[in-house]
RNA sequence: UCGUGCUACGCGGGGCGCUGGUGGUGCCCUGUACCCGAAACCCUCCAUAACGCGGGGCGGAACUCCUUGCCCGAGGUCUGCGGUCUCGGAGGACUGUUCGCACCGCCUGUGUUGACAGGCCGCGUCCGGCGCGGCGGGAGACUACGAAUCCGGUCAGGGCUGGAAGGCAGCAGCCGUAAGUAGCCCCUCCCGGGUGCCGUCGGGGUGCGUGGCCCGAGCAGGCUGGUUCGAACAAGCUCCGGAGGCGAGAUCGACGGCGGGUGCACGA
Repeated sequence: UCGUGCUACGCGGGGCGCUGGUGGUGCCCUGUACCCGAAACCCUCCAUAACGCGGGGCGGAACUCCUUGCCCGAGGUCUGCGGUCUCGGAGGACUGUUCGCACCGCCUGUGUUGACAGGCCGCGUCCGGCGCGGCGGGAGACUACGAAUCCGGUCAGGGCUGGAAGGCAGCAGCCGUAAGUAGCCCCUCCCGGGUGCCGUCGGGGUGCGUGGCCCGAGCAGGCUGGUUCGAACAAGCUCCGGAGGCGAGAUCGACGGCGGGUGCACGA
């Protein structure tokens, strides 16, 4: 160095989760890696340790096994981290919007033919009396109607009486009237009021209106102007919290690459 037979070892690894912790079953990544069986109120283990368990099979000292060496880096996890987006809660400093007071500015009107405010006097508004008017009611008056008889007048006819002249009572009719009915509301009287652009007498009151006098320069309204202050809203904003994705940092790290390491027996 070659051949044969063996042995260590290997036949996947990693992240999260679970656990006091390890490995597995679970989820995910890597990417190809023997089969069977059990495993979530779970299975197997552990003290410098555990890197699965039970049974079978294959490869085997190197492309294949080990590496507590380096590089690359899928992917996962974490954070009193950063900013972003979104959701919820709170706030009212700032920006904004709306409203209000005040001041300033502008415009219009008004004012020395005397404004606003104030003072004095008068009148009205308020209350009471009286008058007048109006309205309503009642009565009277007026007009019309209105009595079989027991109302009136006139009383034909007829009746009574008388010798007669005449006298008397009197139905119907006609005329009129009473009680009453209706009309009228023009007139007269009485009464009443949620009555009056009325008159008059008195009271009350400075609240309002109005007139006169005093005083002597502003006053009123608008602004799709400004400022300050106050109030409201909460879109922006501020604070707090949650979720997502992005970034930063930390940590683990598959696959892959580079390097290093590892036997025994027999024969030639």
A computed fold for a 268-nucleotide RNA from a Dehalococcoidia bacterium, annotated as Bacterial large signal recognition particle RNA. The RNAcentral record of the sequence draws on ENA. The gene name in the source record is ffs. Rfam family: Bacterial large signal recognition particle RNA. Rfam links the family to the GO terms SRP-dependent cotranslational protein targeting to membrane, signal sequence recognition and signal recognition particle, plasma membrane targeting. The family's RNA type in Rfam is non-coding RNA gene. The prediction has a mean pLDDT of 80. Lineage of the source: Bacteria > Bacillati > Chloroflexota > Dehalococcoidia.